[in-house]
RNA sequence: AUGCGCUGGUCUGGAGAGCGCAACGGGCCCCUCAAAAGGCCUGGUUGCCACCGAAGGGGCAAGCUCAUGCGGGGUCGCAUGAUGUGAAUCUCUCAGGUAAAAGGACAGAUCGGCUUCU
Numbered sequence: 001a002u003g004c005g006c007u008g009g010u011c012u013g014g015a016g017a018g019c020g021c022a023a024c025g026g027g028c029c030c031c032u033c034a035a036a037a038g039g040c041c042u043g044g045u046u047g048c049c050a051c052c053g054a055a056g057g058g059g060c061a062a063g064c065u066c067a068u069g070c071g072g073g074g075u076c077g078c079a080u081g082a083u084g085u086g087a088a089u090c091u092c093u094c095a096g097g098u099a100a101a102a103g104g105a106c107a108g109a110u111c112g113g114c115u116u117c118u
Base pairs, nucleotide, nucleotide: 001118005114006113007112008111009110010109011108012107013106018049020048021047022046023045024044025042026041027040028039029038050098051097052096056094057092058091059090063085064084065082066081067080068079069078070077071076
């Protein structure tokens, strides 16, 4: 100097599912002497129902490891067991999300950092 790998920033792309219902609060309209009732709005609060999976998080198959037993020439094979290890775009739906915005696994480009074959 620097491959693979890991990782951070920037840019670009990036799916799915109710602009749900209700109450309270706030604002506006109407009305009035002033109100109440009524209607509308609400990036507010709370509750309820339905739904999505691609922030994050949880779960595990084969295999591997260990233990025990049996067979065997063997570092092998078989069986059983384990708070063992073990992945995801699978699964759960805790969290998050269900108009736009924001977010978004992942991918590409680019600029760095670390390690490091060479």
Glycine riboswitch aptamer from Burkholderiales bacterium LSUCC0115, 118 nucleotides, folded computationally.
Model confidence (mean pLDDT): 81 of 100.